[in-house]
C1' cells in the first nucleotide's frame, strides 16, 4: 500500500416515535429525547428495482364541444443510496 473485518480501541450515523416547515404526492429538511440497526447506513441517481402523480394520452359521466369529477394504462417529470449493484472517498489494524 492492497485485500480483509476482531467479544480490539477511539469514535460515527441515527430506524422509528413527536413537533414544525417545504411539496399535489412519494418524500425531504430542522429540532428535543431515545436508539432499530449499520464496517461505509459517507458521497454519487450510473445500472436494476420500488414508490408518487400537479402534468400528458385515452375512456366514462355531465354539459354541449369548455370546465369540474372519476377510471385505466402509457409517456414524462419527481422520490428512495437505511432495496441491490457500480463509481469516488474514509477511521482502526487483530487473524
Nucleotide at each position: 500500500c492492497c485485500u480483509c473485518g476482531a467479544c480490539a480501541a477511539a469514535g460515527g450515523u441515527a430506524c422509528g416515535c413527536c413537533a414544525g416547515c417545504c411539496g399535489a404526492a412519494a418524500g425531504g429538511c430542522u429540532g428535543a429525547g431515545c436508539a432499530c440497526a449499520c464496517a461505509a447506513a459517507g458521497c454519487u441517481a450510473c445500472g436494476g428495482g420500488u414508490c408518487c402523480u400537479c402534468g400528458c394520452c385515452u375512456c366514462c359521466u355531465c354539459a354541449c364541444u369548455g370546465c369540474c369529477g372519476g377510471a385505466u394504462c402509457c409517456c414524462a417529470a419527481g422520490a428512495c443510496c437505511g432495496c441491490c449493484g457500480g463509481g469516488c472517498u474514509g477511521c482502526c489494524g487483530a487473524a